Model confidence (mean pLDDT): 81 of 100. The part of an RNA shown here (small-subunit ribosomal RNA, 3' minor domain) has 161 nucleotides and comes from Gongora gibba. Rfam family: Eukaryotic small subunit ribosomal RNA. The RNAcentral record of the full RNA draws on SILVA. NCBI's taxonomy places the organism under Eukaryota, Asparagales, Epidendroideae, Stanhopeinae, Gongora.
Context: one part of a larger RNA
RNA sequence: CACCGCCCGUUACUCCUACCAAUUGAAUGGUCUAGUGAAGUGUUUGGAUCGUUAUGAUGCAGGUGGUUUGCCGCCUGUGACUUGGUGAAAAGUCCAUUAAACCUUAUCAUUUAGAGGAAGGAGAAGUCAUAAUAAGGUUUCUGAAGGUGAACCUGCAGAAG
Numbered sequence: 001c002a003c004c005g006c007c008c009g010u011u012a013c014u015c016c017u018a019c020c021a022a023u024u025g026a027a028u029g030g031u032c033u034a035g036u037g038a039a040g041u042g043u044u045u046g047g048a049u050c051g052u053u054a055u056g057a058u059g060c061a062g063g064u065g066g067u068u069u070g071c072c073g074c075c076u077g078u079g080a081c082u083u084g085g086u087g088a089a090a091a092g093u094c095c096a097u098u099a100a101a102c103c104u105u106a107u108c109a110u111u112u113a114g115a116g117g118a119a120g121g122a123g124a125a126g127u128c129a130u131a132a133u134a135a136g137g138u139u140u141c142u143g144a145a146g147g148u149g150a151a152c153c154u155g156c157a158g159a160a161g
Base pairs, nucleotide, nucleotide: 003136005133009128011126013123014122015121016120017119019117020116023113025112026111027110028109029108030107031106035102036101039098040097041096042095045092049088050087051086052085053084054083056081058079059078060077061076062075063074064073065072066071139160140159141158142157143156145154146153147152
């Protein structure tokens, strides 16, 4: 800034908030059902390998007896073996048990996407009208009805703010 005032609602636009929602939506987690089942432990076995002890024949070294100096016998130590006893023992194996993990069934919880729909709020100088404010040009308001693009209009009952 004082009627070229103030001011109500629809509608269009921009932004924000929550809601509904097709998508037999999606993800994560818990519990349950049925499978597969690593690994560990115990058990039944297994016996690469490494010792120890005894036996047998044998090689080497030493000692000793006999000796025809060629050898033979006995003892001790030792080497690689043979055949038994015995000890430890890896891989593997049988059964049982604990059972991770994967897949699957049902259910629950949490989070999340979503064309579209329908609300609320904010903004400003848009659109339509001018309901209120002066006797605001139909005085205003209240109650409960009916109607209408919108503010609103109409009838009934009331109040004077």